The RNA shown here (transfer RNA) has 74 nucleotides and comes from a Bacteroidales bacterium. The RNAcentral record of the sequence draws on ENA. Its Rfam family is "tRNA". The source organism's lineage runs through Bacteria, Pseudomonadati, Bacteroidota, Bacteroidia and Bacteroidales.
[in-house]
RNA sequence: GGUCCCUUAGCUCAGUUGGUUAGAGCAACAGACUCAUAAUCUGUGGGUCGUAGGAUCAUGCCCUACAGGGACCA
Numbered sequence: 001g002g003u004c005c006c007u008u009a010g011c012u013c014a015g016u017u018g019g020u021u022a023g024a025g026c027a028a029c030a031g032a033c034u035c036a037u038a039a040u041c042u043g044u045g046g047g048u049c050g051u052a053g054g055a056u057c058a059u060g061c062c063c064u065a066c067a068g069g070g071a072c073c074a
Base pairs, nucleotide, nucleotide: 001073002072003071004070005069006068007067010026011025012024013023019057028044029043030042031041032040050066051065052064053063054062
């Protein structure tokens, strides 16, 4: 230098064909239980869906560029 893949909550990830609230587990916080802590149970908060444009009535999902990470080739 070239080709391809990934980027969604603090972490690991799902979201299948573009459509009616953006989710799970773990973590955090609060409550219950306990003499107390842990474990367990219940609940709560937390997201410009990497950034910027574009197409569309409508995008996490499609197109383009850029950024970060990874694999392969040279």